A computed fold for a 344-nucleotide RNA from Binatus sp. (SeqCode), annotated as Bacterial RNase P class A.

RNA sequence: GGAGUGAGUCGGGCGCUCGCUUCCCUUCGAUGGGAAGAGGAAAGUCCGGGCUCCAUAGGGCAGGAUGGCCGCUAACGGCGGCGCGGAGCGAUCCGCGGAAAGUGGCACAGAAAAUACACCGCCCGCAAGGGUAAGGGUGAAAUGGCGGGGUAAGAGCCCACCGGCGCGCGAGUGAUCGCGCGCGCAUGCCAAACCCCAUCCGGAGCAAGACCAAAUAGGAGGCUGAGCGGCCCGCUCUUAAGGCCUCGGGUAUGGUCGCAUGAGCCAGCGAGCAAUCGAUGGCCUAGAGGAAUGAUCGCCGCCCGCAAGGGACACAGAACCCGGCUUACAGACUCACUCCGGCU
Repeated sequence: GGAGUGAGUCGGGCGCUCGCUUCCCUUCGAUGGGAAGAGGAAAGUCCGGGCUCCAUAGGGCAGGAUGGCCGCUAACGGCGGCGCGGAGCGAUCCGCGGAAAGUGGCACAGAAAAUACACCGCCCGCAAGGGUAAGGGUGAAAUGGCGGGGUAAGAGCCCACCGGCGCGCGAGUGAUCGCGCGCGCAUGCCAAACCCCAUCCGGAGCAAGACCAAAUAGGAGGCUGAGCGGCCCGCUCUUAAGGCCUCGGGUAUGGUCGCAUGAGCCAGCGAGCAAUCGAUGGCCUAGAGGAAUGAUCGCCGCCCGCAAGGGACACAGAACCCGGCUUACAGACUCACUCCGGCU
């Protein structure tokens, strides 16, 4: 210098003027003054939790999710480290229970897609027929691989090595790994097919839910226990109230809280390989009505253009909150690492 890999940051700045939302001060009030005011994804609503109500959320069935091991966490389908397999020269990236319980599937091609089977070929034979699975051919996938011996030709038929399976010993918390012995080899692929095993999951959601104000006759008739929302059990409340439907009425269709101090943010320190955790110090930082968070101008930055000049600046807009994942994103920048080439 070139080519890459993995993390991360920013994503217009300042000022004048005029506006918007919330809060604070002043004021009887108005006026006036002051403070704060979108994001890394606020998005998709995919996963997990907090919070609220229903049983303090109980048992079983059904259903759903997850799936190497160990850890982190409030929890997770997230994250970290490790293991095994695969891709890459490498940094690094991708994948992960069971196909030896059962059922089922494997298009086309091919002889055959798994109780096996033989198209070409090879061998024996005059032929009929038989032997064979080395070689060819099909396919996403073909019944261990490669070499030697052996044979009519061949074949784990026999042997060495590799692979596989079983047993034992050792290392490791564990996934797993190493070593030794035995067995010629039994088990093709698919579980994002049914299924099996293990673990986890009650339901609804801030229009949850609580309170205040106003009004009222707990009217008449009928049905019936209700909460309980996949089903059953069970539990709680109630024994004459409550609930539901119809008819006829009254009041309202308002306000407050939930709702911004939180698994919070920042800084350095300590423990840990890391995810993460601990203690210390500092900070308070949007919040509604679904609706605010803006506009104009000037200077600078950025982009196009030789210039004059022009562009109006990526994706995108909070709605109970938080942790993740995923998706979108013009441009600019930082750090660590890998490979190649050159110079010293």

The sequence is in RNAcentral, with records from ENA. The prediction has a mean pLDDT of 77. The gene name in the source record is rnpB. The model forms 97% of the base pairs in the Rfam consensus. NCBI's taxonomy places the organism under Bacteria, Bacteria candidate phyla, Candidatus Binatota, Binatales (SeqCode), Binatus (SeqCode).